[in-house]
RNA sequence: UCGUGCUAGGCGGGGAGGUAGCGGUGCCCUGCACCCGCAAUCCGCUCCAGCGGGGCUGAAUCCCCGCCCGCGGCCCAUCGGGUCCGAGGCUGCCGCCGGUACGGGGCGUCGAUGGUCGGGUCCCGCGCGACGCCAGCCUGCGAACCCGGUCAGAUCCGGAAGGAAGCAGCCGUAAGCGGGUCCUGGCGGGUGCCGCGGGCGUGCCUGGCCGGAGCCACCGGUCGGCCGGCGCGCGGGUCCGGAGGGGUCAACGGCGGGUGCACGG
Numbered sequence: 001u002c003g004u005g006c007u008a009g010g011c012g013g014g015g016a017g018g019u020a021g022c023g024g025u026g027c028c029c030u031g032c033a034c035c036c037g038c039a040a041u042c043c044g045c046u047c048c049a050g051c052g053g054g055g056c057u058g059a060a061u062c063c064c065c066g067c068c069c070g071c072g073g074c075c076c077a078u079c080g081g082g083u084c085c086g087a088g089g090c091u092g093c094c095g096c097c098g099g100u101a102c103g104g105g106g107c108g109u110c111g112a113u114g115g116u117c118g119g120g121u122c123c124c125g126c127g128c129g130a131c132g133c134c135a136g137c138c139u140g141c142g143a144a145c146c147c148g149g150u151c152a153g154a155u156c157c158g159g160a161a162g163g164a165a166g167c168a169g170c171c172g173u174a175a176g177c178g179g180g181u182c183c184u185g186g187c188g189g190g191u192g193c194c195g196c197g198g199g200c201g202u203g204c205c206u207g208g209c210c211g212g213a214g215c216c217a218c219c220g221g222u223c224g225g226c227c228g229g230c231g232c233g234c235g236g237g238u239c240c241g242g243a244g245g246g247g248u249c250a251a252c253g254g255c256g257g258g259u260g261c262a263c264g265g
Stems, first nucleotide, its partner, number of pairs: 001265006009057003012030004020046005034054005063258006072249005079241008088232001092230003095226006102220003105216003114210008122199006128192002131188006137180005147172004155164003
């Protein structure tokens, strides 16, 4: 130096997350780089950090180290915006509550504010009624035999006179099935401009009496208030975006360097 065979190594890498830490499965980025089994209410390891099995390549363009480039991810700070939470100013607006008779309007001698007596509505007790259902009651139908009455025929007892059981039919009814004006009773409630008595009495409706001139917060104004809403700024959480700032990890790629064994020519 060439050839043949082997071994180390390689057959993707990274981010977040998870973990005491490492790796994997899962998610994401890059990208094309073997297969099978295990695995997230986890799987396998222990700082030289997946475990088990198999295959390919194999001393270099492919392995290892350093530097450069840089897709992409993550973190921090700043600015803007969205959204959520918190407290605050009694106030920029609205809404709500309570005063005020200032303006407007309304009511009032056909009687205001006020006072007093009562009724209804409401609740309770007693009663009456309507409605619905049921029962009683009236009525019709209704039993081959195991209901009744009468029992043709036929049958039985008797010497006879006479007597007996009894099917069919007919009559009537039980269970049951229908119809029903009135009446009686029971049960029921989304029942009543109902009666008598009692109760409550804030609300609503309504009547009488006393009294004799105001009353009404309806609209506007004004004063005060609100576990009220919106807006404002402040503090915090979270999300999005910007170009730029800082940090960290980093694929692919570029440059340089490094690295075995055996045999034979």

Overview
This is a predicted structure of a 265-nucleotide RNA (Bacterial large signal recognition particle RNA) from an Actinomycetota bacterium. NCBI's taxonomy places the organism under Bacteria, Bacillati, Actinomycetota. Its Rfam family is "Bacterial large signal recognition particle RNA". Rfam classes the family as a non-coding RNA gene. A reference for the family is Rosenblad et al. (2009), "Kinship in the SRP RNA family", RNA Biol. The prediction has a mean pLDDT of 76.